[in-house]
RNA sequence: CGCGGGGUAGAGCAGUUGGCAGCUCGUCGGGCUCAUAACCCGGAGGUCGUGGGUUCAAGUCCCUCCCCCGCAA
Numbered sequence: 001c002g003c004g005g006g007g008u009a010g011a012g013c014a015g016u017u018g019g020c021a022g023c024u025c026g027u028c029g030g031g032c033u034c035a036u037a038a039c040c041c042g043g044a045g046g047u048c049g050u051g052g053g054u055u056c057a058a059g060u061c062c063c064u065c066c067c068c069c070g071c072a073a
Stems, first nucleotide, its partner, number of pairs: 002071006010025004019056001027043005049065001051063003
């Protein structure tokens, strides 16, 4: 150099045929308790790896590059 898979919140992952970015855990506040855990309610947290393109509209389609895993050599 060739082929395949992946990159989305602090962590692990969804996101269907392009149409308001979600789940669990964690975290913060409150409730409950003598107290802690558990449980219940609510909140914050995302330039969707980079840069372009197509489109009324892109996490999703196309191209370039970067990073991780695997295959082949």